[in-house]
Molecule: transfer RNA
Organism: bacterium
RNA sequence: GGAGCGGUGGUGGAGGAGUUAACAUGCCGGCCUGUCAAGCCGGAGAUCGCGGGUGCGAAACCCGUCCGCUCCGCCA
Numbered sequence: 001g002g003a004g005c006g007g008u009g010g011u012g013g014a015g016g017a018g019u020u021a022a023c024a025u026g027c028c029g030g031c032c033u034g035u036c037a038a039g040c041c042g043g044a045g046a047u048c049g050c051g052g053g054u055g056c057g058a059a060a061c062c063c064g065u066c067c068g069c070u071c072c073g074c075c076a
Stems, first nucleotide, its partner, number of pairs: 001072007010025003018056001027043005049065005
């Protein structure tokens, strides 16, 4: 330098156009329990790396860019 995959709550991670971003774990409150844990119920927490475009509508599609991983190539 080229190609591919990825970046989404604190963490892991799904979703790949149709108002509301699943789930697990962690956190907070309640119930239960002699206490703790486990269990059950409820709640807070992500405008989806950044910028632009398309479109009635973008986390998703397209372009640019940054970062990470993998493969290939080049120099030494």